[in-house]
RNA sequence: AACCAUAACGAGCCGAAUUUCUUAUCGAAAACGGGGGAACCAUUUCUUGUAGGGGUGAAUUUCGCCAACCGCGCACGGGAAGCGAAUAGGGUGCCUAACAACCCGAAUCCGUCAGCUAACCUCGUAGGCUCCAGUCAGGAAACCA
Repeated sequence: AACCAUAACGAGCCGAAUUUCUUAUCGAAAACGGGGGAACCAUUUCUUGUAGGGGUGAAUUUCGCCAACCGCGCACGGGAAGCGAAUAGGGUGCCUAACAACCCGAAUCCGUCAGCUAACCUCGUAGGCUCCAGUCAGGAAACCA
């Protein structure tokens, strides 16, 4: 000197997961989200089984390969985990739409049980990232005059 990493401040992203109050411990409120729960309507659904059903979420579905394992005399067939390619769907800096480019397409909970659902009841406010932010149309806000 360069590169990389870390920290602080700032600005942002995914997500409901933020703000305020307070006795600042406990807790409270607002806001944003989830679940349960009539009538009517809907369902003819469900099934204690090496088996069902349901919830949160964009995260479903299909195909191929395939060591374990199973069938088989062999060939071969099936095939979990895993790997790969797609896909319903979802995300990207004021907002909406289109295009472009780049990504995600997980995980987990309930415990035999839940359709919708007014009143009502009840729960959550986490976690993980970026240093970047293309084109165009329309609509806002701010600044300036």
A computed fold for a 145-nucleotide RNA from Paenibacillus flagellatus, annotated as c-di-AMP riboswitch aptamer (ydaO/yuaA leader).
Taxonomically the source falls in Paenibacillus (Bacteria, Bacillota, Bacilli, Caryophanales).